[in-house]
Context: one part of a larger RNA
RNA sequence: UGACGGGGGCCCGCACAAGCGGAGGAGCAUGUGGUUUAAUUCGAUGAUACGCGAGGAACCUUACCAGGGCUUGAAAGUUAGCGUCGGAUGCUGAAAGGUGUCUUCCCCUCGGGGCGCGAAACUAGGUGCUGCAUGGCUGUCGUCAGCUCGUGCCGUGAGGUGUUGGGUUAAGUCCCGCAACGAGCGCAACCCCUAUUCUUAGUUGCCAGCAUAUAAUGGUGGGGACUCUAAGAAAACUGCCCGCGCAAGCGGUGAGGAAGGUGGGGAUGACGUCAAGUCAGCACGGCCCUUACGUCCUGGGCUACACACGUGCUACAAUGGCGACUACAGUGGGUUGCUACCUGGCAACAGGAUGCUAAUCUCUAAAAGUCGUCUCAGUUCGGAUUGAGGUCUGCAACUCGACCUCAUGAAGCUGGAUUCGCUAGUAAUCGGAAAUCAGCAAUGUUCCGGUGAAUACGUUCCCGGGCCUUGUACA
Numbered sequence: 001u002g003a004c005g006g007g008g009g010c011c012c013g014c015a016c017a018a019g020c021g022g023a024g025g026a027g028c029a030u031g032u033g034g035u036u037u038a039a040u041u042c043g044a045u046g047a048u049a050c051g052c053g054a055g056g057a058a059c060c061u062u063a064c065c066a067g068g069g070c071u072u073g074a075a076a077g078u079u080a081g082c083g084u085c086g087g088a089u090g091c092u093g094a095a096a097g098g099u100g101u102c103u104u105c106c107c108c109u110c111g112g113g114g115c116g117c118g119a120a121a122c123u124a125g126g127u128g129c130u131g132c133a134u135g136g137c138u139g140u141c142g143u144c145a146g147c148u149c150g151u152g153c154c155g156u157g158a159g160g161u162g163u164u165g166g167g168u169u170a171a172g173u174c175c176c177g178c179a180a181c182g183a184g185c186g187c188a189a190c191c192c193c194u195a196u197u198c199u200u201a202g203u204u205g206c207c208a209g210c211a212u213a214u215a216a217u218g219g220u221g222g223g224g225a226c227u228c229u230a231a232g233a234a235a236a237c238u239g240c241c242c243g244c245g246c247a248a249g250c251g252g253u254g255a256g257g258a259a260g261g262u263g264g265g266g267a268u269g270a271c272g273u274c275a276a277g278u279c280a281g282c283a284c285g286g287c288c289c290u291u292a293c294g295u296c297c298u299g300g301g302c303u304a305c306a307c308a309c310g311u312g313c314u315a316c317a318a319u320g321g322c323g324a325c326u327a328c329a330g331u332g333g334g335u336u337g338c339u340a341c342c343u344g345g346c347a348a349c350a351g352g353a354u355g356c357u358a359a360u361c362u363c364u365a366a367a368a369g370u371c372g373u374c375u376c377a378g379u380u381c382g383g384a385u386u387g388a389g390g391u392c393u394g395c396a397a398c399u400c401g402a403c404c405u406c407a408u409g410a411a412g413c414u415g416g417a418u419u420c421g422c423u424a425g426u427a428a429u430c431g432g433a434a435a436u437c438a439g440c441a442a443u444g445u446u447c448c449g450g451u452g453a454a455u456a457c458g459u460u461c462c463c464g465g466g467c468c469u470u471g472u473a474c475a
């Protein structure tokens, strides 16, 4: 100087407390461990692995296994030689491939070139190893308020001072003081979205007033008022008032205001820590393989199943289930696509047909509400499992897809110790969209809107962190 303490002081955080809803019990989905297997490819492992890489494992993907092939190779470049590319077709084979038959090019400055085959050579190839050789990127402490430097001063020196102290703040934020005076990286602000108003613009959006048409609809003529769209501008600064205070600042059912003291949310992550993670995204040093650890193909596996754990979905019901009727969104997506509407089918869907390269057409709501029924039961709760029949995608749904219909109707009556999330348009609850994608194992992820709470006395305690101080046989 640090680190540590079941030392002290001060302070903060959904850290506790106060509340609300979950997990842990059940069934299923998914990931992991284990076991099994020819193979169940590999990585991630306290917090910081486990719906993670994977934002799509039937083939492909695919890296794994079995079998069958190739060896300058699956792809790219250079150089001889030969041929033309290509098309049709036979045999063999699971395919890849092997082996035949027939037919047959283009440009041209006539030198050649394009294209294919092919010996040899130079390059190849490796998801093989090392993340403890690395770059880049990322997690975490932590959006915590810290981490340092120049000059000066103090100390033999390591080093200290500044950065400590008194206040204050979300903040090393600011003020006052001070052998310090300044500065840098962080904080904050500058950026984006959102909440209000104004200006401009008015189509594909809107329709107040005026016409017009219809069974009805901004349907049409028109209009820019309004909503909205999208560009610009304004607005919030403790600016004003009162109280406290030297000041910074704090308090106020204060005024004004759409918004008040960082208005709400996002992006943004200092010096560093964990030899943290990644050689399988990519790049790259070294090592290793080179008729194989490379490469092509078929089939299988990654989907196994006495079991254990994590993350979720659905429930156990009456604030509910079922039936009927009936309102109201916002993101996004769409031409190999989204599909209005009609017809067929109980339905998944199919057959027609129309609009839309989209503020124009389309995908497109549910919970809520109204009425009826069920009356506390393993039930009209719950839907696992299984049987049968179908639909769709795709070369192909056996291993191993999703969906529909009928039948079947399991466990489960609120879950031990323990444990998680959340402070407001939040939790809870309800549906919707997208990426990936032929299809889909999505209950996942990332977003979008609808309905919409309870509680916080407080900081003694648990956990994590910051500053000062103290002890130490630790570095």
Base pairs, nucleotide, nucleotide: 001475002474003472004471005470007469008468009467010466011465012464013463015459016458019422020421021420022419023418026314027313028312029311030310031309032308033307034305035304042053043052064300065299066298067297068296069295070294076123077122078121079120081117082116083115086103087102088101089100090099091098092097105114106113107112125289126288128287129286130285134283135282136278137277138276139274141272146185147184148183149182150181151180152161153160154159165176166175167174191266192265193264194263196234197233198232199231200230201229202228206223207222210221211220212219237260240254241252242251243250244249316415320374321373322372323371324370325369332363333362334361337356338355341352342351343350344349381412386407387406388405389404390403391402392401428451429450430449431448432447433446434445